[in-house]
Context: one part of a larger RNA
Molecule: small-subunit ribosomal RNA, central domain
Organism: uncultured Alphaproteobacteria bacterium
RNA sequence: CUGGGCGUAAAGCGCACGUAGGCGGAUUAUUAAGUCAGGGGUGAAAUCCCGGGGCUCAACCUCGGAACUGCCUUUGAUACUGGUAAUCUCGAGUCCGGAAGAGGUGAGUGGAAUUCCUAGUGUAGAGGUGAAAUUCGUAGAUAUUAGGAAGAACACCAGUGGCGAAGGCGGCUCACUGGUCGGGUACUGACGCUGAGGUGCGAAAGCGUGGGGAGCAAAACAGGAUUAGAUACCCUGGUAGUCCACGCCGUAAACGAUGGAUGCUAGCCGUCGGCAAGCUUGCUUGUCGGUGGCGCAGCUAACGCAUUAAGCAUCCCGCCUGGGGAGUACGGCCGCAAGGUUAAAACUC
Numbered sequence: 001c002u003g004g005g006c007g008u009a010a011a012g013c014g015c016a017c018g019u020a021g022g023c024g025g026a027u028u029a030u031u032a033a034g035u036c037a038g039g040g041g042u043g044a045a046a047u048c049c050c051g052g053g054g055c056u057c058a059a060c061c062u063c064g065g066a067a068c069u070g071c072c073u074u075u076g077a078u079a080c081u082g083g084u085a086a087u088c089u090c091g092a093g094u095c096c097g098g099a100a101g102a103g104g105u106g107a108g109u110g111g112a113a114u115u116c117c118u119a120g121u122g123u124a125g126a127g128g129u130g131a132a133a134u135u136c137g138u139a140g141a142u143a144u145u146a147g148g149a150a151g152a153a154c155a156c157c158a159g160u161g162g163c164g165a166a167g168g169c170g171g172c173u174c175a176c177u178g179g180u181c182g183g184g185u186a187c188u189g190a191c192g193c194u195g196a197g198g199u200g201c202g203a204a205a206g207c208g209u210g211g212g213g214a215g216c217a218a219a220a221c222a223g224g225a226u227u228a229g230a231u232a233c234c235c236u237g238g239u240a241g242u243c244c245a246c247g248c249c250g251u252a253a254a255c256g257a258u259g260g261a262u263g264c265u266a267g268c269c270g271u272c273g274g275c276a277a278g279c280u281u282g283c284u285u286g287u288c289g290g291u292g293g294c295g296c297a298g299c300u301a302a303c304g305c306a307u308u309a310a311g312c313a314u315c316c317c318g319c320c321u322g323g324g325g326a327g328u329a330c331g332g333c334c335g336c337a338a339g340g341u342u343a344a345a346a347c348u349c
Stems, first nucleotide, its partner, number of pairs: 004320003007303002012317001014201004021194003025088007033081002035077008049065006091191001092188003095184002098181002103177007110154001114150008125136002162169002206248006215242002221237004259316006267294013298305002322349003331342004
């Protein structure tokens, strides 16, 4: 390389958009590049293979044949692929009138709770724990009532509910805005799928500048306990951080550990959003699109998957090739840094 694979054994890029490339619906005509058939030329000799001969045999030498799987050219074939021309509507998209939604961004706003401050009532405890102590409190705490301030998060609704490509998204209102679904079948007429490079988005933590800081403690740190010790688990405090704006970082068990697209292959039961029909008007049936449970065929090493496939197929991309060394070293690229990414070998079992 031909292969065999990628849910859990090694292996699906975190996700998307998209360049090149690869692949690509139906019908007709044409062409004959690929493809197929025939002919011609060439494919040096030697070598290889087959048969014969010569050195006593063999190696070796020699003669003949075959072969040289290739290239060029020519004559045809036209199913398939390609090219060209034309047509079509089922793929894809547009349009019309509907629908649901924590999809995104910005602005405004609400109540509960917490902490703090002020004032009132009130008196000796309060906190905390397995038990305590550190801690707070007669300078009046805890509790309770009223008022005020601040920041952060949005109880119930809430749901194997919804939306989003993924990360993710949850009080309410407004503005701007993306996608999706169902119905009509008016329009375009293959405009499609995938996607090396590339570009963008990307939880948390972290970094830079400026703000903010109620709660949290989950860093760090201090103290109290526990303990043989306790650089911990428990407790009392507590700074970064958590929040906002702008700019970086670019990683996660970024998980369905399952790449994307299309078609096909028993069913049953929930649930969400449409549409249609029926009638007893709040249900039933059908259908399309999501999201779940079970289950047949089939698949699987088993577990399990099973129309949301891990089944049967096609196309495109990514990735794997024994364990350790190692996702490390070196080099490159990126980054303010932390580090990220690409990525070995010696050696060893």